[in-house]
RNA sequence: UGCCUAAGUAGAGGCGCUGUAAUUAAGAGUAUUUAUUUGGAGCUGGCAAGCUGUAAUAAAUAAAGAAAGGAAUUGCAGCCGAAGGAAAUUAAUUUUUGCAAGGUUAUUUCCUGGUCUUACAUAAAAUAUGUGUAAGGCUGUCACCUUAUAUUAAAGGUGGAGAGCUACAAAGGUC
Repeated sequence: UGCCUAAGUAGAGGCGCUGUAAUUAAGAGUAUUUAUUUGGAGCUGGCAAGCUGUAAUAAAUAAAGAAAGGAAUUGCAGCCGAAGGAAAUUAAUUUUUGCAAGGUUAUUUCCUGGUCUUACAUAAAAUAUGUGUAAGGCUGUCACCUUAUAUUAAAGGUGGAGAGCUACAAAGGUC
C1' cells in the first nucleotide's frame, strides 16, 4: 500500500418520518333531554341481563343541545427502519351492570429505500383522510453496460435493496 472481517462516529434522500401543544373547520342543529300530540306493543344486546300499558318502537311541534375517532394550520421536540403494516404469543391494564369481544403495551417472524397517481377492498358521518392489494410515474443510492471535445464526473439503459449508501479515524487477519 492492496484485499478481507466485524464494529464505531458523523452524514445524505424530501410535499421525508413520528410525537406533543394550541387554534380551526367538519362531525351537527346530529345523538340526546324536557313538554305536548298521534298511536297502542314491543325495544336494546354477541350472551347473561335490562327497559316498557305509570305507554315501547315510530312520527310531528316547541325549547335546549353535545362528544369520540379522524383532518388542516402553526409552534416545539425526537429523528433517517426514521417509521408503517400483517401474523403469532404472552403479561398487565382499559372500556362495560357483568362476561366475552375490542383497544393499548411488550416480544418474535415476515414485508416496505422515499413519495405520488389510479382501481378495488376496508375503517369512517364523509366525495376529507388512513390502511391493504395491484398497476404505473417521479426521485435518491449502489452495481453493470453504452455514448460523449467529459477534466473532475454529464446523459441514457438494465437491475438490486436500508442488516443498504457516503465520509472519517482506528482495530484484527492476510499478501

A computed fold for a 175-nucleotide RNA from Clostridium acetireducens DSM 10703, annotated as Lysine riboswitch aptamer. The prediction has a mean pLDDT of 79. Rfam family: Lysine riboswitch aptamer. Gene Ontology term of the family: lysine biosynthetic process. Lineage of the source: Bacteria > Bacillota > Clostridia > Clostridiaceae > Clostridium acetireducens. Of the family's consensus pairs, 92% are formed in the model.